[in-house]
Bacterial RNase P class A from a marine eukaryotic metagenome, 376 nucleotides, folded computationally.
The model forms 96% of the base pairs in the Rfam consensus.
Rfam family: Bacterial RNase P class A. It is annotated as a ribozyme.
The coordinates come from a structure-prediction model, not an experiment, and the mean pLDDT is 75.
The RNAcentral record of the sequence draws on MGnify.

RNA sequence: GCGGGCGUAGCGAUCGCGGCAUGAUCAUUUCAUGUCGAGGAAAGUCCGAGCUCCGCAGGGCAGGGUGGUGGGUAACGCCCACCGGGAGCAAUCCCAGGGAAAGUGCCACAGAAAAUAUACCGCCGCUGAUCUCAGGAUCAGCGGUAAGGGUGAAAUGGUGAGGUAAGAGCUCACCGCAGGGGCGGUGACGUCCCUGGCAUGGUAAACCCCACCCGGAGAAAGACCAAACAGAGGCGAAGGAGCGGCCCGCUCCGUUCCCGGCGAAAACCGGGUCAGUGCCCGGGUAGGUCGUUCGAGUUAUUCGGCAACGAGUAACCCAGAGGAAUGAUCGCACAUCGAUCUCGUAUCGGUGAACAGGACUCGGCUUACAGCCCGC
Numbered sequence: 001g002c003g004g005g006c007g008u009a010g011c012g013a014u015c016g017c018g019g020c021a022u023g024a025u026c027a028u029u030u031c032a033u034g035u036c037g038a039g040g041a042a043a044g045u046c047c048g049a050g051c052u053c054c055g056c057a058g059g060g061c062a063g064g065g066u067g068g069u070g071g072g073u074a075a076c077g078c079c080c081a082c083c084g085g086g087a088g089c090a091a092u093c094c095c096a097g098g099g100a101a102a103g104u105g106c107c108a109c110a111g112a113a114a115a116u117a118u119a120c121c122g123c124c125g126c127u128g129a130u131c132u133c134a135g136g137a138u139c140a141g142c143g144g145u146a147a148g149g150g151u152g153a154a155a156u157g158g159u160g161a162g163g164u165a166a167g168a169g170c171u172c173a174c175c176g177c178a179g180g181g182g183c184g185g186u187g188a189c190g191u192c193c194c195u196g197g198c199a200u201g202g203u204a205a206a207c208c209c210c211a212c213c214c215g216g217a218g219a220a221a222g223a224c225c226a227a228a229c230a231g232a233g234g235c236g237a238a239g240g241a242g243c244g245g246c247c248c249g250c251u252c253c254g255u256u257c258c259c260g261g262c263g264a265a266a267a268c269c270g271g272g273u274c275a276g277u278g279c280c281c282g283g284g285u286a287g288g289u290c291g292u293u294c295g296a297g298u299u300a301u302u303c304g305g306c307a308a309c310g311a312g313u314a315a316c317c318c319a320g321a322g323g324a325a326u327g328a329u330c331g332c333a334c335a336u337c338g339a340u341c342u343c344g345u346a347u348c349g350g351u352g353a354a355c356a357g358g359a360c361u362c363g364g365c366u367u368a369c370a371g372c373c374c375g376c
Base pairs, nucleotide, nucleotide: 001376002375003374004373005372006371010332011331012330013329014328015327017037018036019035020034021033022032023031024030039355043366044365046364047363048362049361050360051218052217053216054215058248059247060246061245063214064213065212066211067210068082069081070080071079072078083097084095085094086093087092098209099208103207104206105203106202107201120149121148122145123144124143125142126141127140128139129138130137131136157175158174159173160172161171162170176198177196178195179194180193181192182191183190184189222290223289224288225287231281233280234279235278239253240252241251242250257272258271259270260269261268297316298315299314300313301312302311303310304309334352335351336350337349338348339347340346
């Protein structure tokens, strides 16, 4: 310096608090005995599930998520191994890692020019003019050029050599790019060979395209029991209800009665009426039980696997409150700070260390952290 683990105020006694079991007691009413009693993050509420409810089962759209390969897992956006790229001397760490030739958009300023993209300064050649003894210098025009310089995050592959009037893949070597093939690998890919002067800038944590995945709500979810009250309320009449939004399909509940219009009837139209689903208004209760902790559980060990992890065997049961319990005192030990001296595992005194406390459960991720331990 990097990576990982533990979580650290332990033991005993006395008193006190909550759950459970047993016993006493008419009676969890009050006692007795025994036993158990916060975290690695309980935080964040970011992912994934278990469980419960939304009547059953489909399809599509919208919307959302992930994004190298192969494994693990109940599953995941997590974990492991590897590949590619990058940082570092290294251990190690990071990556929103498919597609820019499907399309659209953007690249400020600077710069000549930012993608169907160039000539500002330059370099070279020709012509003309002026100066000069000449060589040559300066200016203007025409043509060639993109190697040099400048601007920029980025400028029509890079380095070097040759060649050229000056230059340019113009030619060559190497690298790169495109195509083809051999070998290795489950694969992403790697490596070697051949052919070709050969590349249409970047950006998708811009829209988008591609591949794969995805119901919703949530324990105050929900289920049951008991009790009480006032519904003689209103709308409403062939529809209504349907797992978050929309559409299709499908299913379930329901479609009473009377009169008139036209008819043989059915169907249709109009008026009234009973009522379902649903909505509105009003009243009562808010008590109790379950959910509620035996789990994709913990620990140890054997085998398989590089590992994550899986299988077997053995042992164990570790909060379950309901305004919310686990505290106080003393002693010893431990850690730390200070003082003293006989300098020793000494004596005395102080402090208790960080981050911080469940609430349906579990697998992760992220964030916070004194001190100690292990490895590189």